This is a predicted structure of a 72-nucleotide RNA (transfer RNA) from a Clostridiales bacterium.
RNA sequence: GGGAGUGUAGUAUAAUGGCUAGAAUAUCUGGCUCCAGACCAGAAGAUCCAGGUUCAAAUCCUGGCACUCCCA
Numbered sequence: 001g002g003g004a005g006u007g008u009a010g011u012a013u014a015a016u017g018g019c020u021a022g023a024a025u026a027u028c029u030g031g032c033u034c035c036a037g038a039c040c041a042g043a044a045g046a047u048c049c050a051g052g053u054u055c056a057a058a059u060c061c062u063g064g065c066a067c068u069c070c071c072a
Stems, first nucleotide, its partner, number of pairs: 001071007010025002013022001018055001027043005048064005
C1' cells in the first nucleotide's frame, strides 16, 4: 500500500427492516441472616461516528474511525 471481517450496558452476548433494543453476569438498593455468602425482589446502565435509502434502520448502502486477519 491492497483486500476481508468485526464494532450493541463495566464484561461476554441476543434481536430475519416492524421498538418500549431483550436476557445473563457484574454494580447499587431492599428483604432474609447475629454478620457475610448463597437465595428472593427491585433499580440504573448500551446500538463506534457522519450522511443516505425507507412509512419505519442496531439491521440495508456510502464515507470515516478503532481492532483483528490475509497479501505485498
Its Rfam family is "tRNA". Rfam classes the family as a transfer RNA. Rfam links the family to the GO term triplet codon-amino acid adaptor activity. The coordinates come from a structure-prediction model, not an experiment, and the mean pLDDT is 81.